Overview:
A computed fold for a 493-nucleotide part of an RNA from an uncultured bacterium, annotated as small-subunit ribosomal RNA, 5' domain. The coordinates come from a structure-prediction model, not an experiment, and the mean pLDDT is 85.
Context: one part of a larger RNA
Parts: sequence; structure tokens; C1' cells
RNA sequence: GAAUCAACGCUGGCGGCGUGCCUAACACAUGCAAGUCGAACGAGAAAGGUUCCUUCGGGAGCCGAGUAAAGUGGCGAACGGGUGAGUAACACGUGGGUGACCUGCCCUGGGGUGGGGGAUAACUCGGCGAAAGCCGGGCUAAUACCGCAUGCGCUCCAUGGAGGAAAGUCUUUGGAUGCCCUGGGAGGGGCCCGCGGCCGAUUAGCUGGUUGGUGGGGUAAAGGCCUACCAAGGCUUCGAUCGGUAACCGGUCUGAGAGGACGGACGGUCACACUGGGACUGAGACACGGCCCAGACUCCUACGGGAGGCAGCAGUGGGGAAUUUUGCGCAAUGGGCGAAAGGCCUGACGCAGCAACGCCGCGUGGAGGAAGAAGGCUCUCGGGUCGUAAACUCCUGUCCAUGGGGAAGAAGACAGUGACGGUACCCAUGGAGGAAGCCCCGGCUAACUCCGUGCCAGCAGCCGCGGUAACACGGGGGGGGCAAGCGUUGUUC
Repeated sequence: GAAUCAACGCUGGCGGCGUGCCUAACACAUGCAAGUCGAACGAGAAAGGUUCCUUCGGGAGCCGAGUAAAGUGGCGAACGGGUGAGUAACACGUGGGUGACCUGCCCUGGGGUGGGGGAUAACUCGGCGAAAGCCGGGCUAAUACCGCAUGCGCUCCAUGGAGGAAAGUCUUUGGAUGCCCUGGGAGGGGCCCGCGGCCGAUUAGCUGGUUGGUGGGGUAAAGGCCUACCAAGGCUUCGAUCGGUAACCGGUCUGAGAGGACGGACGGUCACACUGGGACUGAGACACGGCCCAGACUCCUACGGGAGGCAGCAGUGGGGAAUUUUGCGCAAUGGGCGAAAGGCCUGACGCAGCAACGCCGCGUGGAGGAAGAAGGCUCUCGGGUCGUAAACUCCUGUCCAUGGGGAAGAAGACAGUGACGGUACCCAUGGAGGAAGCCCCGGCUAACUCCGUGCCAGCAGCCGCGGUAACACGGGGGGGGCAAGCGUUGUUC
């Protein structure tokens, strides 16, 4: 000098675009963050309105409505969002391999969709429990479940055999959309390998499923991944092992470059979801807002037993030098479900709010105005300086205030649809009015005098200043630098 997820001190007018718990992966009140489909299925309210009946208590029909809430079933919930704890590892980057593999939805081919069966939620009845919830009897449907038939292709033994599928719904009766088996594709993933990127030798030896083989198991799949047996191997000064530190990369900062440092925001990958372990479902998880077990913690309890997991968005306490609103909207982009309704859901996202935290832009006025007011400071008392600075005159209208107009972003045949927002922007009116500070002035280093103080009080990045004329301390005047900022501190080059 440049840089910064900064903080602190003084100061502070506006706008655009960004950024905002680096510390306790500490604990969390409250709300919201993942649902959807009635064109898979059975069942099905109420308030309220209205008509009729009435013993005036009420009852029945219709609308509400095949709506709400719930259930079976399907798809989604493995994406999106957060965090960086762990990890020195095929985790990541890069280049390859997979004759050792998987792939729901989507695209494109081939073939099929015949005939049966038994249940079970919801519901109802009964019971247990404080609750969470649970048990038993009875009824019922399906694109839920189970057989039979057939089976191109598929799998297994390899002549030939054996095994093994399905579901319907809607319809204007034209069809539409599903379902089953299978080939190919696209996109996504699993696994393996070469190479590459931290520190310590005051860590020198490490290793028993260890290294290899055979049989078996397991997986979508190779493999000591697992197991039994056999052999005795495998790694290492080209740094094994151990210890420390750390998510990695695209990139970012700096630098002429080489290099050094860093990995916040954005994009890709990985890992994690109170701590540890485990599997289930599924095309996909060993699953943040799923399940089970154990533990710590918090809460409820009728003491028998239960409930919970913000490293989602906001917000609270705590820690800290320090980091925001318990906002608006699904209008746009994107995602889930759905045949669709541009329907529902979406704290993704789009916006708004707070913060000079950063970058960029603008303003705080412009022109004229005295050999030069007043006042301050200084003085050799003549003067010098603040200084065209002010006053004063003329002018302008960025920002500002008020009034009027008013978007694009909307993409959809038509219609309808904007959170932002009456915002941006445009016009008119008003009036210099409301808008400047901070640091420094001994040398480095740009900028000097007066007073006070007297090795005191103090300054200080280094050298060093201060003990009676201090350009170095404190104040005044003047000056220099930067400017809505200026300094200081931390950190990097």
C1' cells in the first nucleotide's frame, strides 16, 4: 500500500447493489418450514337456512354436501433448506475403469392386461387407561393382499426342462389415462484404479482379519465385506505407525510475476442432524422436522406411565469485542401432488424491515462580492493571517417537502391475475432552505506558531519527546490529508 463475514472510538444526509453468530455442533418458549390425489376405495357429519307435521317438548324431508374432519390406497416425504462437529480418507480434485453394478418419475420400441379367492381399517358394540394410547366381538371396499392360467422377452440348470405378471378409473363410447413383463435411451447413482494438495522424527518401527489362497455366506455389484480352514505374509526413512491441525474444490485476497495466505457469500462434492448404536420401508435412506434400543437433558403425570430434539425461517436465554424482523407474498422462478382446475402445499424463492458492515453513485449549493467589515489569532505595533471566506446581490433545484400522473416485471386464444407498491419513474409548486466530520502537522511523512506545563501531567508505529522559551505533552489560532466517513485494533499478502 492492498484486502477484511470484522470490532472499537468520534461523527453521520440520500440512493443502488451486496453482506450480516467467525464465539457455545450451547440450551431452546411460541408460530410456521411437506404435502397432495374423490378421475384408486368404502363410509360420511354439523352449524345454519327452508318446507311440512306437532301433544309446542320436538320430529321428518330438502339445501348446506357427497362438503368438512377422519380412514384404506398411491405418489412425494432420500429433493429443496441448515451446519462444518467429525474426517489426512479414494473424503475431495482430475483422468480413467465397471465383461463386477443399480436406476421411481421422463423419452422410445416389443408383448400382455384372462379367470378366481380370503381378509382388514374406517364404522358399530364392549372393555382398559389420568394421559399417551391400547385390547376384544361384528360388518365392508379397492389401483390394498393372495392363488390359478398364459407368457414375447426374462431368470436358473443348459438336449430339453423348470420358475415367474398384471388393475383398474374416467368418458361425449371416438377415446383418454393407468397396470404387468421386457429391450434401448436420457438423466442420476454405487464400486474400483492412476496422479495431486497440511505440520511434527523431541513419533521409527507398524500390523492378527493382519497379507494371500480355497470353500461358503452376503450385496444391485468386485472385494478379508463376513465366516471356516490353509499358508505366513503385508506396510515402512521415496517417512509406515503415532501425535497435532483441518471438510475438499471452482475460486478469493495479495503480488510485476513466481509465490504466499485463505476457502465467508455464490456454484459442485462430502459429512452430520441431542449423544452412541441399529435396522425397517422403499427405485433411492441406515433417513434433520420416520421407527427401535441405550444415554444425558427438559417437560407432563392420577406415580402406574408418557412426551420432546431449531446445525429449517423468524425469535429467546447464554457465551462473546461482535452479527438482523417472532414481517409480506406465492405475483414471478423452481419443487411436490393432481387428467385438470395456473387447484392445494412450498420460511425454497420473490420482496420488504434493521445495521455506514462493504462497494459504487450523489448531495450538503453556483456565480458575483473589499487592497479586505466585525471578531479571533499573531506581531518587530508598521502590519500579517483566517479571507471572497462572511455579510450582501443574482441564480439553480440534485437530494428534500407537498400535490398530480404512474409502470415494466404477466408468461399464457379470451377473461382474470403484482407481495414488492401508489414503489421506481415523470410533471408541477416551494424554498439555500434540512445535510460535515474525523485524523494528523519532530524525522520517516504533506502540514507551524502562541500560551499552559516543567522528567510532572502526558505522548509514542520505530527513532524517541517532557528536568522553565517543548514545531513531539494539553489548549488556542493556522495548516495538511481524507471525506459520510475518519481513525484505532486484530488478521493476510